[in-house]
A computed fold for an 81-nucleotide RNA from a Methylococcaceae bacterium, annotated as c-di-GMP-I riboswitch aptamer. Taxonomically the source falls in Methylococcaceae (Bacteria, Pseudomonadati, Gammaproteobacteria, Methylococcales). Model confidence (mean pLDDT): 79 of 100.
RNA sequence: CAAAGGCAAAGCCACUCCCGUCGCGAGGCGGGUUCGGAAAGCAACGGAUCUUAAGCCACACAAGAUGGCCGAGUUAUCCUU
Numbered sequence: 001c002a003a004a005g006g007c008a009a010a011g012c013c014a015c016u017c018c019c020g021u022c023g024c025g026a027g028g029c030g031g032g033u034u035c036g037g038a039a040a041g042c043a044a045c046g047g048a049u050c051u052u053a054a055g056c057c058a059c060a061c062a063a064g065a066u067g068g069c070c071g072a073g074u075u076a077u078c079c080u081u
Base pairs, nucleotide, nucleotide: 003081004080005079006078012037013036017032018031019030020029021028022027035068041074042073045071046070047069048066049065050064051063052062
């Protein structure tokens, strides 16, 4: 340097919940918490799921959200071979 495998030991991330904030909403962001993760880093390409205010109902071929739903893409820590 390259490939493969493995661990939550070091380091990293932060489910959920609470507070504040943004949004119509799904949800996002910041702080605390820490279930878990071997890419739970990045990125909406494909699928899947969710949301949609504007009097009410209906429509979703429309516009969004989810990367810790899955697959693929790309980059990377430790140990072993």